Overview
Model confidence (mean pLDDT): 75 of 100. This is a predicted structure of a 180-nucleotide RNA (FMN riboswitch aptamer (RFN element)) from Thalassobacillus devorans MSP14. The sequence was found by an Rfam model in a public genome assembly. Lineage of the source: Bacteria > Bacillati > Bacilli > Caryophanales > Thalassobacillus devorans. Rfam family: FMN riboswitch aptamer (RFN element). Gene Ontology term of the family: FMN binding.
RNA sequence: GAAUUCCUUCGGGGUCGAGUGAAAUUCUCAACCGGCGGUAAUGAGCAUUAUGCUCUCAGCCCGCGACGGGGAAGGCCUCCAAAGCAACUUUGGAAACGGGUGCAUGAAGCAUCUGGUGUUCCCCCUGAUUUGGUGAAAGUCCAAAGCCGACAGUUACAGUCUGGAUGGGAGAAGGAAAGA
Numbered sequence: 001g002a003a004u005u006c007c008u009u010c011g012g013g014g015u016c017g018a019g020u021g022a023a024a025u026u027c028u029c030a031a032c033c034g035g036c037g038g039u040a041a042u043g044a045g046c047a048u049u050a051u052g053c054u055c056u057c058a059g060c061c062c063g064c065g066a067c068g069g070g071g072a073a074g075g076c077c078u079c080c081a082a083a084g085c086a087a088c089u090u091u092g093g094a095a096a097c098g099g100g101u102g103c104a105u106g107a108a109g110c111a112u113c114u115g116g117u118g119u120u121c122c123c124c125c126u127g128a129u130u131u132g133g134u135g136a137a138a139g140u141c142c143a144a145a146g147c148c149g150a151c152a153g154u155u156a157c158a159g160u161c162u163g164g165a166u167g168g169g170a171g172a173a174g175g176a177a178a179g180a
Stems, first nucleotide, its partner, number of pairs: 004177007017029003031160002033149002035064004043055005059147002068124006075117003078094006098114006129145005151163003
């Protein structure tokens, strides 16, 4: 001290206040929030001749994740005991542990149809930014004004309530094996 593999932990915020109404945290006024990685002219630290290194400010720049739709390829859907041994047969047992059809019979099955489950990958779907300033250079800096936000539910239309979700997850940190 690289690839790679495994394990553990972590891994999303938000309706103040008012109006209308029978009813709204859903409408109106207003308020509030911003996942992960990258990029970096901010800022900080360190070293230095130049300059380099480390950390660090993007909801709307690039990509990813979550919801929804579709496809492909593998895996798994049993085990134990008895019937002399095998078995898809019979009986019994285990918290759980598919269903048909055909073939084979000294064998540890084979083929096929259908269903379930889970893994990996792919495709579709999937929101939003301008102006001014500085400057050699800015979609990230400074200033201002804007804009965006899955699905299902609801006494009334939801980024913020409730639910799938004590789920999944981009990834982050630590550890173990490994040894280029």